A computed fold for a 483-nucleotide part of an RNA from an Alphaproteobacteria bacterium, annotated as small-subunit ribosomal RNA, 5' domain. Rfam family: Bacterial small subunit ribosomal RNA. Lineage of the source: Bacteria > Pseudomonadati > Pseudomonadota > Alphaproteobacteria. It was read from a public genome assembly. The coordinates come from a structure-prediction model, not an experiment, and the mean pLDDT is 86.
Context: one part of a larger RNA
RNA sequence: GAACGAACGCUGGCGGCAGGCCUAAUACAUGCAAGUCGAACGAGAAACCACCUUCGGGUGGUAGACAGUGGCGCACGGGUGAGUAACGCGUGGGAAUUUACACUUCAGUACGGAACAACGUUUGGAAACGAACGCUAAUACCGUAUAAUGACUCCGGUCCAAAGAUUUAUCGCUGAAGGAUAAGCCCGCGUCUGAUUAGCUAGUUGGUGAGGUAAAGGCUCACCAAGGCGACGAUCAGUAGCUGGUUUGAGAGGAUGAUCAGCCACACUGGAACUGAGACACGGUCCAGACUCCUACGGGAGGCAGCAGUAAGGAAUAUUGGACAAUGGGGGAAACCCUGAUCCAGCCAUGCCGCGUGAGUGAAGAAGGCCCUAGGGUUGUAAAGCUCUUUUAAUAGUGAAGAUAAUGACGGUAGCUAUAGAAAAAGCUCCGGCUAACUCAGUGCCAGCAGCCGCGGUAAUACUGGGGGAGCGAGCGUUGUUC
Repeated sequence: GAACGAACGCUGGCGGCAGGCCUAAUACAUGCAAGUCGAACGAGAAACCACCUUCGGGUGGUAGACAGUGGCGCACGGGUGAGUAACGCGUGGGAAUUUACACUUCAGUACGGAACAACGUUUGGAAACGAACGCUAAUACCGUAUAAUGACUCCGGUCCAAAGAUUUAUCGCUGAAGGAUAAGCCCGCGUCUGAUUAGCUAGUUGGUGAGGUAAAGGCUCACCAAGGCGACGAUCAGUAGCUGGUUUGAGAGGAUGAUCAGCCACACUGGAACUGAGACACGGUCCAGACUCCUACGGGAGGCAGCAGUAAGGAAUAUUGGACAAUGGGGGAAACCCUGAUCCAGCCAUGCCGCGUGAGUGAAGAAGGCCCUAGGGUUGUAAAGCUCUUUUAAUAGUGAAGAUAAUGACGGUAGCUAUAGAAAAAGCUCCGGCUAACUCAGUGCCAGCAGCCGCGGUAAUACUGGGGGAGCGAGCGUUGUUC
C1' cells in the first nucleotide's frame, strides 16, 4: 500500500447494488417450512330441495366438510461443516451395473375369488394408544388363462403380466427393446504438518470354490499358499470438508475456501434395517444412551445444523414480516391446492458505487477570536449584505414495466409533473522526524504521549487546552488477520 462476513471509538443526509452467528454440530417456548388426487374406492356431517309426519323426526335427491383404503410425492428443494488426510475432492480414463416419472418403437389389457380399513356394537387406558366381534368397495390383495424379440436351459424344454375410470375426447395398466437423464463401482495422477512417530498388517496379501449384490471385488464364508505395505516416509499423532474460486503480488509464489456454483459428509449421540426406481431417510420406523416435558406412577412425548424467534456464549451478526404476482418444484385431466424454495419488504454506514449539504458577487479587509516587536498580522471573500438555483429531502398530483387471455406480494413503489424555501443535511484524525501541516497558554521526568526513533526535570512546534494549519470526507481513526 491492498484486502476483510470484521469489531471498537467519535460522527452520521440520501439512493442503488451486495452482504449480515466466523463463537456453543450449545439448549430450545411458539408459529409456519410436504403435500395432493372424488376423473382409483366405499362411507358420508352441516346446508339446500322434494315427499311423508305421531311435529320428536323419517325417507329420497343435490352438495360435499372431517376422517379412511388406494396412487404419486415425501431420496427434490432448504440447512450445517461435526466427522473425514479418504478414490472424499480435482482431473483423466475404465467395465461388471441399475434407472420411477418423461420420450421413441413393438405386443397385450381375458376369466374369476377371498379379505382388510373406514363404519357399527362391545370394551381396556389418565393419556399416548388400543382390543374383540360383525359389515363393505376399489387402479389394494390373490388365483386361473395367455407368453415372446424376454428369463433360465442338461438344448429336450421350462417359466413370468395386466386395472380400470369416463362427460366417449382421452387418461391409465402389463411385458419387451432403445436412447436420454440420474446414480452405483474400479483405476492413473494431484491433494497439510510432524521421524522428539520406523516398522505396520491374520480377512491381513493372493488363489480355488461357494454365498451375496443392480453390479466387478475378501464384500462375506470354507479350504490352500505366505504373502502385502514401508526412508519415493508405511504405521501413528496432530490439523482440516474438497474444488471452481477469493485475496495479495510485475510475476513466480504466499495466504485463504464467507456470499454464488459443483461434489462430499451429517441431521440430539450410537446402532439397525423396513418401504421404495432411488434412503439405510433433517421435519419416517425400531433399539440403546444423555437431556427436556406430561402423568391418575401403570406409562407416555420430543429432537430448529429449515424460516423467523428465545436463552446462553461472544468484540460481534437482522423481522416470531408480505406473497405465491414472477421463476421453479410436488400432486391433479383440469380448475386448483401446497411450497419460510423463491420473489419481495423490514433492520444494520458492514462493504462497493453515485449524489448532496449550495452557486455568483461581496473589503468598511466589519465585529469577535488568536498572535504581536503594539506598527500590525491572521482567521478572511470567510461572514453579513446583494443576485440566483432547487439536485436530494419535504408536500401535492399523476403513475409504470415486470403479464402472453386473466392474475402484481413488491406498491400508490420507481419514474414524471407542480409548489415553497438556502431552506432539512459535516465530521474524523493528525501537525518533532519518518510524514503533508506552527504558534500561544497551562504543566514541570508530574500529569501524560508513543508505530519506530523517542518527548516531559520552568520558554515543550512531541503532554493538555486555545488559535491556526494539513489530510480524508458520510465517513474518519484504532485494533485484529492475510499478502